[in-house]
Molecule: Bacterial RNase P class A
Organism: Microbulbifer thermotolerans
RNA sequence: UGAGCUGGCCGGGCAAUCGCUGCCGUUUCGACGGUGGAGGAAAGUCCGGGCUCCACAGGGUGGGACGCCAGGUAACGCCUGGGGGGCGCGAGCCUACGGAAAGUGCAGCAGAGAGUAGACCGCCGAUGGCCCCGGACCCCGGUUCGCGGGCACAGGUAAGGGUGAAACGGUGCGGUAAGAGCGCACCGCGCAGCUGGUAACAGUCUGCGGCGAUGGUAAACCCCGUCCGGAGCAAGACCAAAUAGGCCCUCUAUAGGUGUGACCCGCACUGAGGGCGGGUAGGUCGCUUGAGGUGUCUGGUGACAGGCAUCCCAGAUGAAUGAUUGUCGCGAGCGGUGAUCCGCUCGACAGAACCCGGCUUACAGGCCAGCUCAUCCG
Numbered sequence: 001u002g003a004g005c006u007g008g009c010c011g012g013g014c015a016a017u018c019g020c021u022g023c024c025g026u027u028u029c030g031a032c033g034g035u036g037g038a039g040g041a042a043a044g045u046c047c048g049g050g051c052u053c054c055a056c057a058g059g060g061u062g063g064g065a066c067g068c069c070a071g072g073u074a075a076c077g078c079c080u081g082g083g084g085g086g087c088g089c090g091a092g093c094c095u096a097c098g099g100a101a102a103g104u105g106c107a108g109c110a111g112a113g114a115g116u117a118g119a120c121c122g123c124c125g126a127u128g129g130c131c132c133c134g135g136a137c138c139c140c141g142g143u144u145c146g147c148g149g150g151c152a153c154a155g156g157u158a159a160g161g162g163u164g165a166a167a168c169g170g171u172g173c174g175g176u177a178a179g180a181g182c183g184c185a186c187c188g189c190g191c192a193g194c195u196g197g198u199a200a201c202a203g204u205c206u207g208c209g210g211c212g213a214u215g216g217u218a219a220a221c222c223c224c225g226u227c228c229g230g231a232g233c234a235a236g237a238c239c240a241a242a243u244a245g246g247c248c249c250u251c252u253a254u255a256g257g258u259g260u261g262a263c264c265c266g267c268a269c270u271g272a273g274g275g276c277g278g279g280u281a282g283g284u285c286g287c288u289u290g291a292g293g294u295g296u297c298u299g300g301u302g303a304c305a306g307g308c309a310u311c312c313c314a315g316a317u318g319a320a321u322g323a324u325u326g327u328c329g330c331g332a333g334c335g336g337u338g339a340u341c342c343g344c345u346c347g348a349c350a351g352a353a354c355c356c357g358g359c360u361u362a363c364a365g366g367c368c369a370g371c372u373c374a375u376c377c378g
Stems, first nucleotide, its partner, number of pairs: 001374010012328007020037007039349001043360002046358005051232004063228005068082005083097001084095004098223002103221002105217002120161002122157003127154002129151004133146006169187006188211001189209005194203003236285004246276006256270005292311008330347007
């Protein structure tokens, strides 16, 4: 200088004006003043918990989630550290990573054969069979023998070719008719022991084993182990109109009340008054002081835990948290310009709704720290 890896952070600043909203104060009840007012994801609502109500002796079935080991945590399917496996030259990254010897299922295409498999090509054909040659024997057509020749009929062979994601450990030597862990050596593998490690697991260690050790697949059913009662702030608690029901008490009955109408008569309708209780609209609480933030110290590799000091930081409900202007800063684009520079335009994803811990997803642009590789220079 270039190319990367990991972890963390920011998400425009200031001022003026006009608005919205919680709280406090003043108030002539009209307002005025002070003060607070979105996010790293407030999002998706995917996990876990607090809180609330319901249910509840205990257990099972069903259903769901998770699944190497150790730790952290209120808890988790999250996080940290470690192990195994895979990828990368590397910093590092990815990993649902229990069981295939309980059972069931599945494996397209290709291929001869896909599960105690398989003979298509190739190799062999020792053995048996058939043909030919030669010898011997006899009843002249057979029998028998051969270090003889041939065929590839029975059959043998999984070493080679070929198919496939996968074809029953690899290399070499021996062996054989040709072959084969058939035998041996080395490598790999399995089991047991020993050693190290809390453990997962590891080991240039020791012994045994001829080795796909009962093939693969469980994000196929399934089996094993662990965890999970249900519903959610529209939870739930309280106050409580009008109207219409309900219950009780009292009073009255050619009355009284209501409507029509300016009023009376008339006409139409109808018992009246009071109390209690449930409950609707509406309102209040729940509601934001909390597994809380910041700083610092201690323990721990770390997640995290503890001590001390300090701070109070949105609580709306047809739902506030905004808009405009100026200026500064950053980035991008366009134009002018030899260049410094100047002018114009644009600025990400998204917005609380009971709270908290995570995960996942979206995001203009920028910053910091540690580390790796390549090249060059000293």